[in-house]
Context: one part of a larger RNA
RNA sequence: CUCUCUCUAAGGAACUCGGCAAACUGGCCCCGUAACUUCGGGAGAAGGGGCGCCCUUUAAACAAGGGUCGCAGUGACAUGCACCAGGCGACUGUUUACCAAAAACACAGGUCUCCGCAAAGUCGUAAGACAAAAUAUGGGGGCUGACGCCUGCCCAGUGCCGGAAGGUUAAGGAAGUUGGUUAUCGGUUUUACCGAGAAGCUGACGACCGAAGCCCCGGUGAACGGCGGCCGUAACUAUAACGGUCCUAAGGUAGCGAAAUUCAUUGUCAGGUAAGUUCUGACCUGCACGAAAGGCGUAACGAUCUGGUGACUGUCUCAGAGAGAGACUCG
Numbered sequence: 001c002u003c004u005c006u007c008u009a010a011g012g013a014a015c016u017c018g019g020c021a022a023a024c025u026g027g028c029c030c031c032g033u034a035a036c037u038u039c040g041g042g043a044g045a046a047g048g049g050g051c052g053c054c055c056u057u058u059a060a061a062c063a064a065g066g067g068u069c070g071c072a073g074u075g076a077c078a079u080g081c082a083c084c085a086g087g088c089g090a091c092u093g094u095u096u097a098c099c100a101a102a103a104a105c106a107c108a109g110g111u112c113u114c115c116g117c118a119a120a121g122u123c124g125u126a127a128g129a130c131a132a133a134a135u136a137u138g139g140g141g142g143c144u145g146a147c148g149c150c151u152g153c154c155c156a157g158u159g160c161c162g163g164a165a166g167g168u169u170a171a172g173g174a175a176g177u178u179g180g181u182u183a184u185c186g187g188u189u190u191u192a193c194c195g196a197g198a199a200g201c202u203g204a205c206g207a208c209c210g211a212a213g214c215c216c217c218g219g220u221g222a223a224c225g226g227c228g229g230c231c232g233u234a235a236c237u238a239u240a241a242c243g244g245u246c247c248u249a250a251g252g253u254a255g256c257g258a259a260a261u262u263c264a265u266u267g268u269c270a271g272g273u274a275a276g277u278u279c280u281g282a283c284c285u286g287c288a289c290g291a292a293a294g295g296c297g298u299a300a301c302g303a304u305c306u307g308g309u310g311a312c313u314g315u316c317u318c319a320g321a322g323a324g325a326g327a328c329u330c331g
Stems, first nucleotide, its partner, number of pairs: 001326008010317002014315001019312001027051005036041001038146001052068005069075002081310007088302002093105002109144007121130003147297004152227003157224002159220005166215003172209002176205006184196004228246005255289001256286001267283005
C1' cells in the first nucleotide's frame, strides 16, 4: 500500500451525477394511529410506554402490585429506517441464460372482425393432423389494457362490406373473310413447265356471345388514416365574443398542457432554500398533446423513476487508531 472488518473528538450530506456505500430502525406486550379510499384497505401508518432478578399471585404462567441488582435515565440478543409530494404502469406475474427487470411483455376487462361445423384458422405434395372427442355463453385474428368519467368531426384517398343498370374485359365458342396443299380441268407438239381449282386437312384474321375483377353506385373509423390560412373589428391600451375572404373530405370537441411530449428555455408567476437549469402548484405563446397506436383521473401495489423532510451516520470537512488476510524481507 491492497482486501475484509471494528472504533472515532466537533460537525452531520458540507460528499457526490445521485445519501452510492455505511449507519440508523429491528423481537414480544400495551396504548395509539392521519390524509385518502374501490370501504377491502391505507396500517406494523405515524408516535409513545413496558421488558433484568426476587416475592405476592397461579394448576403452571401472563397481567397487576411490591421489592431489589447492575448500569446510569439503561437492562444482552431480535434484523422493517420513517414520512411528504409527483411521473409511469392498475394489481400478482413475465423478460434480453452470460452488461438492460423496466415505463417493455402479459393480464382480467373493453371493442372490432371472421367462422353454422366436412367451421374459420394452422401444418402437410398428399393421406392426414391440430382447432375439438369442442359447436357462437364456442373457436380463430386485430387493437386496447383493472376501475371511474368519457371516447368528438371527416367516407375525398386507401382498405373492407354491399350493389348490380351501364362501360371495359380472359380462356373458350363462332357467322364470315383469306393463305397453303390438290382430285380434276385448261394452255403449249410430248415430257417438263405454267394457270385455274372442289372436298378434306391445315395457317391467319374475325362481327358476335362470353364471368369475376376494374370503372361505377352506396355503406363503413375501437378500419389505414386526417382533423387549415390570411385580414379587420369593442369609448385608454391590450385583447377580440364579432365580421370578411381563400382553401378543404373535415378543419382538433371534452379533457390535459414548458408535459417520459416545449425548440427558443434556466419561459413567466408562486412555493420550498441564505442561495433551486432539478422539484411542486399555476399560466397557455401546444416549434411538434388529444380521445381504444385511447384521453383525463384514480385507492392499492412497485428491488421502477424524480423532488423534499426527520432520524442516522467516516460520504465528507480530514483524517486517525486497531484486528485479520495479502504485499515486502528472511527461511
Molecule: large-subunit ribosomal RNA, domain IV
Organism: Cyanobacteriota bacterium